[in-house]
RNA sequence: GGAGUCGGCCGGACAGUCGCCGCCGCAGCAGUGCGGGGGAGGAAAGUCCGGGCUCCGCAGGGCAAGGUGCCAGGUAACGCCUGGGCGGCGCGAGCCGACGGAAAGUGCAACAGAGAGCAGACCGCCGAUGGCCCCGAUACCUUGGUGUUGGGGCACAGGCAAGGGUGAAACGGUGCGGUAAGAGCGCACCGCGAGUCCGGCAACGGACCGGCACGGCAAACCCCACCUGGAGCAAGACCAAAUAGGGAAGGCGUGCGGCGCAAGCCGCACGACACGUGGCCCACGUGCCUUCCGGGUAGGUUGCUGGAGCGCGGCGGCGACGCCGCGCCUAGAGGAAUGACUGUCGCAGGCGCGCAGGCGUCUGGCACAGAACCCGGCUUAUAGGCCGACUCCCUUU
Numbered sequence: 001g002g003a004g005u006c007g008g009c010c011g012g013a014c015a016g017u018c019g020c021c022g023c024c025g026c027a028g029c030a031g032u033g034c035g036g037g038g039g040a041g042g043a044a045a046g047u048c049c050g051g052g053c054u055c056c057g058c059a060g061g062g063c064a065a066g067g068u069g070c071c072a073g074g075u076a077a078c079g080c081c082u083g084g085g086c087g088g089c090g091c092g093a094g095c096c097g098a099c100g101g102a103a104a105g106u107g108c109a110a111c112a113g114a115g116a117g118c119a120g121a122c123c124g125c126c127g128a129u130g131g132c133c134c135c136g137a138u139a140c141c142u143u144g145g146u147g148u149u150g151g152g153g154c155a156c157a158g159g160c161a162a163g164g165g166u167g168a169a170a171c172g173g174u175g176c177g178g179u180a181a182g183a184g185c186g187c188a189c190c191g192c193g194a195g196u197c198c199g200g201c202a203a204c205g206g207a208c209c210g211g212c213a214c215g216g217c218a219a220a221c222c223c224c225a226c227c228u229g230g231a232g233c234a235a236g237a238c239c240a241a242a243u244a245g246g247g248a249a250g251g252c253g254u255g256c257g258g259c260g261c262a263a264g265c266c267g268c269a270c271g272a273c274a275c276g277u278g279g280c281c282c283a284c285g286u287g288c289c290u291u292c293c294g295g296g297u298a299g300g301u302u303g304c305u306g307g308a309g310c311g312c313g314g315c316g317g318c319g320a321c322g323c324c325g326c327g328c329c330u331a332g333a334g335g336a337a338u339g340a341c342u343g344u345c346g347c348a349g350g351c352g353c354g355c356a357g358g359c360g361u362c363u364g365g366c367a368c369a370g371a372a373c374c375c376g377g378c379u380u381a382u383a384g385g386c387c388g389a390c391u392c393c394c395u396u397u
Base pairs, nucleotide, nucleotide: 001393002392003391004390005389006388007387008386009385010384012345013344014343015342016341017340018339020039021038023036024035025034026033027032041368045379046378048377049376050375051374052373053232054231055230056229065228066227067226068225069224070084071083072082073081074080085099086097087096088095089094100223101222105221106220107217108216122164123163124160125159126158129157130156131154132153133152134151135150136149137148138147139146140145141144172190173189174188175187176186177185191212192210193209195208196207197206198205199204236302237301238300239299246293247292248291249290250289251288252271253270254269255268256267257266258265259264273287274286275285276284277283309328310327311326312325313324314323315322316321346366347365348363349362350361351360352359353358
């Protein structure tokens, strides 16, 4: 100098003017006015996991259903994070992983292929052994035959699975020996193993031993271990109109008396509304009106933002994280405010000038996006930029 890997951070800046939503103070009976102060994010997003909080349900256990799935740890919890193991990729820094069990059982494997699970022989190889044919030697008997033996041939019996071929996958792989040809048949290495010892909390690793059986699929059923009640801030709590409905008490007129200025109130006596039940009366019920009570709707208040909070420092831990000390307060609306304009600067792009560093000018250029009960994660989107650690290559000293 070039190419990369991992981690952290920022993500336009400043000023002015005009607005918007809460909060506080002052003034005002109030509408409101004045002043002060606060006002989006790293993802506020997707709503995919996990929790807090709230209501309902619930003795405990089991079944069912769903989820998670190498090991150890962290955490309020998790499907998250950290460290480790194993496998794969990369020269490397590093990255990726539905990564429990196939020796409990059931099941599946299209097409191709001879054969797809305690398999199979299409091409091929062999044909030692047995059979058949030819040639020779030799013994016996009858010019031919029988027996023994040597050589050659056939591929009939039979042997083989090395090679070819099919397939995603063919009953360990490579090499040497071996053989008629072959084969874990023997040996070496690799693979494999419900073996032994050692290391490790464990996943697992190493050494020795064994011998070639025990193929694959559990994002097929299943088995094993662990976890899981439901609904959600439109949860829930409080206050509480009008109308309708529920419950309780009462009702009118006349006369007299008492009180009072009067309106009216109290007491006594007499009489008494409509409808229904009913022959009639009493009685009961309903209607109408008044007052009170309780539930509930609209509406209002609350839940509501001080919290598994943030920053700095110290200590423990490889780390995730934990503990301690000090400091800080940082949106809380309720269909939704957090905006607009102007100027200067920065960055980007276009154009012009200049050998160049650069200068001038223009831009309706400056990512993704936007709180709605809160928090921890994951995932997805994101122009541009900054910092740190590390790897590989080239060059120079």